A computed fold for a 719-nucleotide part of an RNA from Halogeometricum limi, annotated as large-subunit ribosomal RNA, domain II. It was read from a public genome assembly.
Context: one part of a larger RNA
RNA sequence: ACCAGGGAGUGCACUUACUUGGCGAGUCUAACUAGAGCAUCUAGGAAGGCGUAGGGAAACCGACAAGGCCGCAGCAUUGCGAGGGCCGCCGUGUUCAAGCGCGGGGAGUCAAGUGGGUGCGACCCGAAACCAGAUGAUCUACACGAAGGCAAGACGAAGCGUGGCGAAAGCCACGUGGAGGUCUGUUAGGGUUGGUGUCUUACAAUACCCUCCCGUGACCUGUGUGUAGGGGUGAAAGGCCCAUCGAAUCUGGCAACAGCUGGUUCCAGCCGAAACAUGUCGAAGCAUGACCUCAACCGAGAUAGUCUGCGAGGUAGAGCGACCGAUUGGGAGACCCGCCUCCGAGAGGAGUCGGCCUCCCUGUCGAACUCCAAACUUGCAGACGUCGUAGACGUUGGGAAUCCGGACUGCGGGGUAAGCUUGUGGUCCGUGAGGGAGACAACCCAGAGCCGGGUUAAGGUCCCCAAGUGUGGAUUAAGUGUGAUCGAAGGUUGUCUCGAGCCCUAAACAGCCGGGAGGUGAGCUUAGAAGCAGCUACCCUCUAAGAAAAGCGUAACAGCUUACCGGCCGAGGUUCGAGGCGCCGAAAAUGAUCGGGACUCAAAUCCACCACCGAGACCUGGCGGCAGGCAACACGCCUGACCCAGUAGGCUGGCACACUGUACGGGUGGAAGCACGGGCGAGAGUUCGUGUGGACCGUUCAGUGACGAAAAUCCUGGU
Numbered sequence: 001a002c003c004a005g006g007g008a009g010u011g012c013a014c015u016u017a018c019u020u021g022g023c024g025a026g027u028c029u030a031a032c033u034a035g036a037g038c039a040u041c042u043a044g045g046a047a048g049g050c051g052u053a054g055g056g057a058a059a060c061c062g063a064c065a066a067g068g069c070c071g072c073a074g075c076a077u078u079g080c081g082a083g084g085g086c087c088g089c090c091g092u093g094u095u096c097a098a099g100c101g102c103g104g105g106g107a108g109u110c111a112a113g114u115g116g117g118u119g120c121g122a123c124c125c126g127a128a129a130c131c132a133g134a135u136g137a138u139c140u141a142c143a144c145g146a147a148g149g150c151a152a153g154a155c156g157a158a159g160c161g162u163g164g165c166g167a168a169a170g171c172c173a174c175g176u177g178g179a180g181g182u183c184u185g186u187u188a189g190g191g192u193u194g195g196u197g198u199c200u201u202a203c204a205a206u207a208c209c210c211u212c213c214c215g216u217g218a219c220c221u222g223u224g225u226g227u228a229g230g231g232g233u234g235a236a237a238g239g240c241c242c243a244u245c246g247a248a249u250c251u252g253g254c255a256a257c258a259g260c261u262g263g264u265u266c267c268a269g270c271c272g273a274a275a276c277a278u279g280u281c282g283a284a285g286c287a288u289g290a291c292c293u294c295a296a297c298c299g300a301g302a303u304a305g306u307c308u309g310c311g312a313g314g315u316a317g318a319g320c321g322a323c324c325g326a327u328u329g330g331g332a333g334a335c336c337c338g339c340c341u342c343c344g345a346g347a348g349g350a351g352u353c354g355g356c357c358u359c360c361c362u363g364u365c366g367a368a369c370u371c372c373a374a375a376c377u378u379g380c381a382g383a384c385g386u387c388g389u390a391g392a393c394g395u396u397g398g399g400a401a402u403c404c405g406g407a408c409u410g411c412g413g414g415g416u417a418a419g420c421u422u423g424u425g426g427u428c429c430g431u432g433a434g435g436g437a438g439a440c441a442a443c444c445c446a447g448a449g450c451c452g453g454g455u456u457a458a459g460g461u462c463c464c465c466a467a468g469u470g471u472g473g474a475u476u477a478a479g480u481g482u483g484a485u486c487g488a489a490g491g492u493u494g495u496c497u498c499g500a501g502c503c504c505u506a507a508a509c510a511g512c513c514g515g516g517a518g519g520u521g522a523g524c525u526u527a528g529a530a531g532c533a534g535c536u537a538c539c540c541u542c543u544a545a546g547a548a549a550a551g552c553g554u555a556a557c558a559g560c561u562u563a564c565c566g567g568c569c570g571a572g573g574u575u576c577g578a579g580g581c582g583c584c585g586a587a588a589a590u591g592a593u594c595g596g597g598a599c600u601c602a603a604a605u606c607c608a609c610c611a612c613c614g615a616g617a618c619c620u621g622g623c624g625g626c627a628g629g630c631a632a633c634a635c636g637c638c639u640g641a642c643c644c645a646g647u648a649g650g651c652u653g654g655c656a657c658a659c660u661g662u663a664c665g666g667g668u669g670g671a672a673g674c675a676c677g678g679g680c681g682a683g684a685g686u687u688c689g690u691g692u693g694g695a696c697c698g699u700u701c702a703g704u705g706a707c708g709a710a711a712a713u714c715c716u717g718g719u
Base pairs, nucleotide, nucleotide: 001719002718003717004716005715006714011120012119013118014117015116016115017114018113019112020111021110022109023108026050027049028048032044033043034042035041054061055060064088067087068086069085070084074080075079089104090103091102092101093100094099123263124262126260130253131252132251133250134249135248141227142226143225144224145223147221148220149219150217152184153183154182155180159176160175161174162173163172164171165170189214190213191212194210195209197208198207229245231241232240233239266654267653268652269651270650271649276289277288278287279286280285292399293398294397295396296395297394301387302386303385305384306383307382308381309380310379311378312377313376317372318370319369324366325365326364329361330360331359332358333357336355337354338353340351341350342349343348405429406428407427408426409425410424411423412422413421414420434445435444436443449623450622451621452620453619454618455617459613460612461611462597463596464595468610470609471608472607473606474605475604481599482598490584491583492582494581495580496579497578498577499576500575501574502573503572511568512567513566514565515564517541518540519539522536523535524534547562550561551560552559624644625643626640627639628638629637630636655708657705658704659703660702661701663699664698665697666696673692674691675690676689677688678687679686680685
């Protein structure tokens, strides 16, 4: 890993609601007793429980067997009316009183079943832990007793001897001597520094090799003993205490508890959520409400939508010569303030400028401004529409799930921004399949009962790939593009379209040919200044035209152009603005991309048009379910405009397994089981045939349950 088998809402007690049944103002027995055909059963047993009266803290007091009206079902026909509703009345508490609270015109109780709740292991598996009692110092830590072991060599302490010196204390030399947590050392023995070597399903649950340390000592070793779990021992690392240590091991308490993770076994029908609010030692949980479902009751109206009428509102926008606040420039003007100037001896006066204020013209703004003011939202009423006696609206009760939400879009708050965060309205995903978007929860189309036939939607129609190499017109040359990803500011004589101004057959623009002169080298300055260093002026003549010169150039001249004019040529030229499609701007990490191939009067882009393809949508044939009606012995018949998507969840019906009872069957003329094959059913499943097998099996109606596996790093076994 695979296969087989096992594997999870159970039992008791109490409680609550509903269902069924018994009795009913009552109801039920419990323990126990007796009998018997003896765990079962029958009979007895009312002790006691619940109910029959409530109110009040208590003392204590103590209620409608019906007085009026309405009215569903029903009966009947225009009323009666069980139940029901509105009044009235009564009990009690409070109380000066009024009022208010609770209660009152009899329904309970017992049993069984089902759905919940609580306590227990309480659907199953799962901790790390906690506590108790035991077992451990044959490993290891430390201690104690007696015992064993340490090649060889080196250094050479004290002491002692001899000699020398000294007054002495003593010192020196040479010997001798043999100290030492001394030295070397693969002696034995013990250790384990580095290689971060080898190994790392190992030789090994700590090894191997090389290297290295100690090796007469705080040494090593055998042996006998001691210390025990909140305890020991520790030259101290939370180390070690039998491969177990920040509290050993074993057994028990124990099925510890877990708001946490995982798992929880057949089919179908109807409806169908929430991820919000409030509270919470609350935030991974609960409770209550909102929201879902089911049942009962009530009995006639209800109000998602549209329109109208009468009200509410101050947001978008707009405006500010309507307030508050902000705010550009100019003009005019009176008081006041300030600098400066002038007049004056001074007081003071006059003036320019600036500030403040007013007016006029001009230019702007505001979430916390508003003279205005929508859409829209909302209250009441009416109309239409829709729903409703097939019971709406409503009331009460049983059962939940949910309280991590998310995306897009409109409008906000925060943030540089975010697949960001936080609000609010709508839609969707969640819980939604199908078609499109290459793939793609929430984007576009569209809400799927089953089997067929057709038509469309979004999106597409060259090939992959169903359908146009469709029609007419235009643009783009960048492979721009063919992407729902549009890459910015800025730039662009790329190209197309539109508009305006000016010039132009008395010839524009460009090009080519020719002229471009004279007074004069203007005056000044200057070494020089001649059109062209600089300053001043910038006249006149001849002319078709030609500057007191717009550039280059020279030391200064010279020289080359230009303006300006003529000729040749012959039709548009030039400038500005607006728009379309392009271009530059343009940098990312393994080889590139429109899904690919590929595409250029497109298979790109824009405009217009005609066909076609394309979904579970729509139309249509048949069938089914559900709901309602008819009929009911059953088959059946009719209706449903927009009935039938669905997670959590609620409600309902069914299939299968084992056993018991009941009624009825099958089987050696072949049961169950197994294998293969045929049929029926929407399905759980069921039935038939053949073979194998060789002795039990099935159906009906009831009852009982250790009753359904694909998952739990599930358990056991096999391979």